[in-house]
């Protein structure tokens, strides 16, 4: 330098044929139990990696910039 893919809740990730943002562990709460795990119930928590662009609607499509991987030279 050039090609590909990846960034979404604390943590792994899913959605990526454009129409209300999930799931699973973690966290709060309460039931349970002598009590503690577990296990049932509910609940909190996101400006979808930044910016700009199309469009009525953009995690999702176009451009630009950042980080992280693996490739080629």
């Nucleotide at each position: 330098g050039c090609c590909u893919c990846u960034g979404u809740a604390g943590c792994a990730c899913a959605g990526c044929a454009g129409c209300u943002a999930g799931u699973g562990c973690g966290c709060u709460u309460c039931a349970c139990u002598u009590g503690u795990a577990a296990u049932g119930a509910a609940g909190a928590g996101g400006u979808c990696g930044g910016g700009g662009g199309u469009g009525c609607a953009a995690a999702u499509c176009c451009c630009c910039c950042c980080a992280g991987a693996g490739g080629c030279u």
Molecule: transfer RNA
Organism: Nanobdellota archaeon